Description
The RNA shown here (transfer RNA) has 72 nucleotides and comes from a Candidatus Magasanikiibacteriota bacterium. NCBI's taxonomy places the organism under Bacteria, Bacteria candidate phyla, Candidatus Magasanikiibacteriota. Rfam family: tRNA. The family's RNA type in Rfam is transfer RNA.
[in-house]
RNA sequence: GCGGAUGUAGUAUAAUGGCUAUUAUGUCGGCUUCCCAAGCCGAAGACGGGAGUUCGAUUCUCCUCAUCCGCU
Numbered sequence: 001g002c003g004g005a006u007g008u009a010g011u012a013u014a015a016u017g018g019c020u021a022u023u024a025u026g027u028c029g030g031c032u033u034c035c036c037a038a039g040c041c042g043a044a045g046a047c048g049g050g051a052g053u054u055c056g057a058u059u060c061u062c063c064u065c066a067u068c069c070g071c072u
Stems, first nucleotide, its partner, number of pairs: 001071007010025003018055001027043005048064005
């Protein structure tokens, strides 16, 4: 330099263009208990960045950034 893959809560993940974006774990609050743990209930928290297509984009297209793999 060329080609390919992957980017979604703190972490790990699901989502075939359409409701307030899923689940687990963690965090916070409450219940339970003499206390802790476990258990139950509830809450907050995310689509790498930019542009385009579309009534509507995590999803499709382009550019860019990061990581990984291959070729030279």